Small-subunit ribosomal RNA from an uncultured Chloroflexota bacterium, 1501 nucleotides, folded computationally. Its mean pLDDT, the model's own confidence on a scale to 100, is 83. The sequence is in RNAcentral, with records from ENA and Greengenes. Rfam family: Bacterial small subunit ribosomal RNA.
RNA sequence: AGAGUUUGAUCCUGGCUCAGGAUGAACGCUGGCGGCGUGCCUAAUGCAUGCAAGUCGAACGGGAUUCAAGGGACUUGUCUCUUGAUGAAAGUGGCGGACGGAUGCGUACCUCUUCUAUGACCUACCCCGGAGAGGGGGAUAACCGCUGGAAACGGCGGCUAAUACCCCGGAUGUCAAAAGGGUUAGAGCCUUUUGACUAAAGGCAAAGGAAGCGAGGCGACCGGCGUGCUCUGGGAGGGGUCUGCGGCCCAUCAGCUAGUUGGAAGGGUAACGGCCUACCAAGGCAAAGACGGGUAGGGGGCGUGAGAGCGUGGCCCCCCACACUGGUACUGAAACACGGACCACAUACCUGCGGGUAGCACCAGCAAGGAAUAUUGCUCAAUGGGGGAAACCCUGACCCACCAACGCCACGUGGAGGAAGAAGGCCUUCGGGUUGUAAACUCCUUUUCUGGGGGAAGAAGGGCUAUGAUAAAUAGCCUUGACGGUACCCCAGGAAGAAGGCCCGGCUAACUACGUGCCAGCAACCGCGGUAAAACGUAUGGGCCGAGCGUUAUCCGGAAUUAUUGUGCGUAAAGCGCGUGCAGGCGGGCGCUUAAGUCGGACGUGAAAGCUCCUGGCUCAACUGGGAGAGGCCGUUCGAUACUAGGCGUCUAGAGGGUGGUAGAGGCAAGUGGAAUUCCCGGUGUGAUGCUGAAAUGCGUAGAUGUCGGGAGGAACACCAAUGGCAUACGCUGCUUGCUGGGCCAACACUGACGCUCAGACGCGAGAGAUAGGGGAGAGAGCGGACUUAGAUACCCCCGUAGUCAUAGCAGUAAAUGAUGUCAGCUAGGCGUUGGUCUGUGUAGAGGGCUCUGGGCUGCCGACAUCGCAAUAAGAUCACUGCGUGGGGAGUACGGCCUCAAGGGUAAAACUCUAAAGAAUUGACGGGGGCCCGCACAAGCAGCGGAGAGCAUGGUGUAAUUUGAGGAUACGCGAAGAACCCUUUCAGGGUCUGACACGUCGGUGGUAGGGAAGCGAAAGCGGACCUACCCUUCUGGGAGCCGACUCAGGCAGUGCAUGGCUGUCGUCAGUUAGUUCCGUGAGGUGUUAGGUUAAGUCAUUUAACGAGCGCAACCCACGUCCUUAGUUACAUGUGUCUAGCGAGACAGCCGCUGAUAAGCCGGAGGAAGGUGUGGAUGACGUCAAGUCAGCAUGGCCUUUAUAUCUUGGGCGACACACACGCUACAAUGGCCGGUACAAUGGGCAGCGAAGUCGCGAGGCGGAGCCUAUCCCGCAAACCCGGUAUCUGUUCGGAUUGUAGGCUGCUACUCGCCUGCAAGUAGUCGGAGUUAGUAGUAACCGCAGGUCAGCCACAGUGCGGUGAAUUCGUUCCCGGGCCUUGCACACCCCGCCCGUCCAGUCAAGGAAGGUGGCAACGCCGGAAGUCGGUGGGCUAACCGCAAGGAAGCAGCCGCCUAAGGCGGGGUCGGUAACUGGGACGAAGUCGUAACAAGGUAGCCGU
Repeated sequence: AGAGUUUGAUCCUGGCUCAGGAUGAACGCUGGCGGCGUGCCUAAUGCAUGCAAGUCGAACGGGAUUCAAGGGACUUGUCUCUUGAUGAAAGUGGCGGACGGAUGCGUACCUCUUCUAUGACCUACCCCGGAGAGGGGGAUAACCGCUGGAAACGGCGGCUAAUACCCCGGAUGUCAAAAGGGUUAGAGCCUUUUGACUAAAGGCAAAGGAAGCGAGGCGACCGGCGUGCUCUGGGAGGGGUCUGCGGCCCAUCAGCUAGUUGGAAGGGUAACGGCCUACCAAGGCAAAGACGGGUAGGGGGCGUGAGAGCGUGGCCCCCCACACUGGUACUGAAACACGGACCACAUACCUGCGGGUAGCACCAGCAAGGAAUAUUGCUCAAUGGGGGAAACCCUGACCCACCAACGCCACGUGGAGGAAGAAGGCCUUCGGGUUGUAAACUCCUUUUCUGGGGGAAGAAGGGCUAUGAUAAAUAGCCUUGACGGUACCCCAGGAAGAAGGCCCGGCUAACUACGUGCCAGCAACCGCGGUAAAACGUAUGGGCCGAGCGUUAUCCGGAAUUAUUGUGCGUAAAGCGCGUGCAGGCGGGCGCUUAAGUCGGACGUGAAAGCUCCUGGCUCAACUGGGAGAGGCCGUUCGAUACUAGGCGUCUAGAGGGUGGUAGAGGCAAGUGGAAUUCCCGGUGUGAUGCUGAAAUGCGUAGAUGUCGGGAGGAACACCAAUGGCAUACGCUGCUUGCUGGGCCAACACUGACGCUCAGACGCGAGAGAUAGGGGAGAGAGCGGACUUAGAUACCCCCGUAGUCAUAGCAGUAAAUGAUGUCAGCUAGGCGUUGGUCUGUGUAGAGGGCUCUGGGCUGCCGACAUCGCAAUAAGAUCACUGCGUGGGGAGUACGGCCUCAAGGGUAAAACUCUAAAGAAUUGACGGGGGCCCGCACAAGCAGCGGAGAGCAUGGUGUAAUUUGAGGAUACGCGAAGAACCCUUUCAGGGUCUGACACGUCGGUGGUAGGGAAGCGAAAGCGGACCUACCCUUCUGGGAGCCGACUCAGGCAGUGCAUGGCUGUCGUCAGUUAGUUCCGUGAGGUGUUAGGUUAAGUCAUUUAACGAGCGCAACCCACGUCCUUAGUUACAUGUGUCUAGCGAGACAGCCGCUGAUAAGCCGGAGGAAGGUGUGGAUGACGUCAAGUCAGCAUGGCCUUUAUAUCUUGGGCGACACACACGCUACAAUGGCCGGUACAAUGGGCAGCGAAGUCGCGAGGCGGAGCCUAUCCCGCAAACCCGGUAUCUGUUCGGAUUGUAGGCUGCUACUCGCCUGCAAGUAGUCGGAGUUAGUAGUAACCGCAGGUCAGCCACAGUGCGGUGAAUUCGUUCCCGGGCCUUGCACACCCCGCCCGUCCAGUCAAGGAAGGUGGCAACGCCGGAAGUCGGUGGGCUAACCGCAAGGAAGCAGCCGCCUAAGGCGGGGUCGGUAACUGGGACGAAGUCGUAACAAGGUAGCCGU
């Protein structure tokens, strides 16, 4: 740092995806060890059990228990008494339970962060200072007695203490008021005066020590030390409150608000305040987002990133909130209190049914939920906390241990040598390669491990004694470790106990084999899999990481893909249809000033941890200690003044108005004109007219159309007229008048920045549309009719309503486009033009020049993906504004807004796809264009399609009818010849190393070979009998045969695995690369162009030049001539003939034309003239064209069968359909008779003569010929003569009968030929369709190949007779070149749209039914504060008493949680039915779009 993916390829836009890092993770496979961390993300769901907050006897009453001493009783080991010590439980009282610990429900809030403020406040414990602590009193728990209750828990009576409670006194004091003083922005503060108010608590081990006792000594009390108490000032730390800045999403939440905003009064609080109450006023908030909804604890930080950012808030630290849910207060310095209280709901438990109890979001643990998260551990040794004077007690905070690869870091699973490159595995071209120095083996080491031994640091303190001041400090002694016999160290043993996971098509490092066969499966994306899968599964090998490796989820990155850094908007998504314009943003020159922004210095702050750097400690590291730095922000202060901003002054270049001209379909209103259409009236006149591709409907004898005259009415304004004009856009066109807006030009003076843009707002806004009443000529949605059509709800035609017109108001959209927002200045030219002005030729005009303005073309620079833009920018710069962020769903749903309606405007999501787009390129294609070819059409000739029969194919049928070929390019094709054979097919019968080949091993002497009888359909079985080979070193070997094993065999499958060969486009003129040049690139150029040619043939031009494969030529045959030779032939000598060498033709000559070229046209000569004719020859390629059944061949399948042999059958079937040929339908003919003329070929298992027999096929016969000699072999049509005379015939010959012949083992299935007899269909062929341009078509026969014979009418050749026509390129088919369009590229047999049917999915509407949430109104009202009340009760104070003060309970009131009722709001899920949407190999109907897509398409209505 990028990569993959849209296309045939390209560039660009754009989305999707990947590689990186991270995690409180989970899942899969695997797992040796240690250190340090981390560990319910879900149900703030419910919890069994244990534990997490107590402590103080030095505050108090109390005294269980235990110990010691003494005494008593006796039952002799118990009980009891006294004294002393110890002081439990429970209780009063104090301090602490507001910390620590958990959690993230709520909360969008002064909740958090940061900086301030508090002159508006509080503060227990701690520290410093000042002052003080006098006197007195009444209770009460514990306890005792009685008593209620199941329990929880009480009730009554009695006793008692305090550092518990109460009263009195008093002041350095505190508070209030007033005055004064200085201070401040302002209320504080100080001083004075007056008034008011109020304190206390003691306890005790201890110096000294009175009375008393007394030997020592004890010792009320006094005294004193420390501690505690009261008031007060200050501090530290902590807290409350206020304010500025900052902190998520939705505007489809736009208006909100009644304690609401303010005042003054009162209440309340530690304290300001509508915090609360009554009264007065009517305010307050909001587009800089109020109100509402959703989501969410905030921060330090953490992850990522180059950064800016984005995401996140687990562990640790700070703050907040909460403690089953909701409400409430009490106590207290502080709470509205997690392990306190009261009340209510829910839940759970106990119950004797009356009533009670409970709150793990402490630590463990359980259940549940979930993909998922640990031990009901040890200890207070350390650190910290509470209490205590202390010892000490408590502490699930904490420190440790356990579980978990959950994360980070570290270590190990051995090291060195070792090639016969072992075995095995895998692959193989069978040679080998690879695993691989890897192993084995040898030597060595011992981290770790196992066993044994030693063994910490972490400990500071505390107690006692001494000293000292009962201090601190010091000294001695004793003592404290959960972890833990752990870390660590030593010894011994032994390579010993310790490697996996994922991946290997591309991205992305790593490849082979087998299996599978669109199956099974894989896959993040692109995509793999349909029989040769590097993509599935397995194996070998390899790659990456490693005690881990992968997958999933989530975040950042890559993504400049929301762009501040850092993007875009002509055509890709994207400029509002246009204007006016408030808020907002931005704003000309100069000077002075201020210092808000801005910049700089200093100071404060920015907790710690974290981060960066330096440095230290664990053997290193992770981890951790210390130091330094950074931390954009905020605050204070000083300074700077260029720029921006505020203030003041001034200027004229922006802007504006004035003066004078000027062009114009600018707007509104009124009037007016002619042409044309239609209608009406009249004349004339007759049979049609009108319309179309062709028609019909329509109109017309009731007089149309046509034509002439007159009239009516409505709408629109020809020519002028123009890339002309005007206007903001929409838009505006006859002429005249009136009113009116804007522009341009010129010269001067004036105002003095008055400007630009613009969210919202307001106005204008084509057409269609809607309302009202008018108008209505023409044209004309819908409707009707007539055509077309498979249909035709269309296109074309005939009518014709709304509407189109005017008026008034509505609607507010268009492909409202230059697909290009507005403003401003800047940046080469050229050409023409509108309007004005200046200049100027010679006055004017025309024309020219300068300049401003408008509207065009062209073209540099420049920018752009390209096309294109280019002073009218899409260039460069600035200001403001609108808009886009993949395609579809969708400009849709819902919501609210507007509208009379139609509808408009705003505007999602689920789901789905891996693309959708833009521009350009090459092709192919077009019912696009241009040019040009071809028997392509046309012209002409003969046919086919109808008949019969032949043959091939399909179909059907069959045991089998073997198989291939399938438009052209299959179908008389493979097949140059199926009776058996061929033969592959079917039925039956047989054989098994095989009918055939190679190799190895073993065997073999009456063996190998031949082979009678017998069985059998044959194959085969059988075996009498006969008889033999080569070499030799004499053993044997080879061949043969038999057996065994490798293997043979296969016309089995795959032509979509292949070679070779072939067909076709097409004998069409094309096709290609090198170098150059152009283009970002695909690609173009060359190869295009204008000529020419059969031709990319040639020449010219030319950013191309020169070439390859094709074309042509070279080859063969035919035609002319010369020459050479001559077996045969013949007329005996050369012509013919045969077959060899040559010549000849080249646009060479002449003329015309063309560019003087290439060439074209005509002519001459010539046997032949413009490639002479015909062959052979087939470019790059296309059709996965054909062939595995000609052959070859990979892999696959088969192996007593898919091999092989054999008999018989079949390939020959027959309702039918098609292709190709044959014979005909007749007189240009048939038949009979006579008679003439070929060429190519073939012949020894052959051709076969003469002669002879037969009506004939043919038989007999055998001459001649291995061939120019003989034979096949008489060619036929033709010609001459005759016959019948238009008829299904003397045409036609199918079919059948019968008699024969030939081939051949065999003629039944199933051959050919002959004679006789019989004689079908057919009378020239519908739509349609084929061939050929000259020795051609047509007609006529002949020959050979295959072959025993032949189903040959086929096919290959040969000659005979021998035409017609071509105006021409409009049309059909095929092809070539150029160009154009394209949504095609599997390339039009393409692509593709919509309805419908069936399936799946998500979302919408919907009568209804249902749930949540937050409020509101009313009812209700627990606990509780506050207030009221006064009739119950009451120790402290007053009072002699009565009584009072004060308090308690009760009752009442305000407020108020739960709850109830109600109508609404909002958000869900559900629903009969319903409208659309999306998706999915092969459903239905049509053909809308892409080509002029066959009616150009598209937008709005």